[in-house]
RNA sequence: CGGGGUGUGGCGCAGUUGGCAGCGCAUCUGGUUUGGGACCAGAGGGUCCUGUGUUCGAGUCACAGUACCCCGA
Repeated sequence: CGGGGUGUGGCGCAGUUGGCAGCGCAUCUGGUUUGGGACCAGAGGGUCCUGUGUUCGAGUCACAGUACCCCGA
């Protein structure tokens, strides 16, 4: 320098016909227990890497940029 991939709550991921952003773990509260763990019930937390555009509407489409990974030179 060229090509490809990934970027979504604290962590790991799903969201693949564009139509209210979800799951597991973790955290918090309550129950259970002498207490802890386990188990049960409930709650909070993200505007989806950044910017621009397309659209009535974008995590999803287009363009540019950026971080990391892989391949090549």
Molecule: transfer RNA
Organism: Candidatus Cryptobacteroides pullicola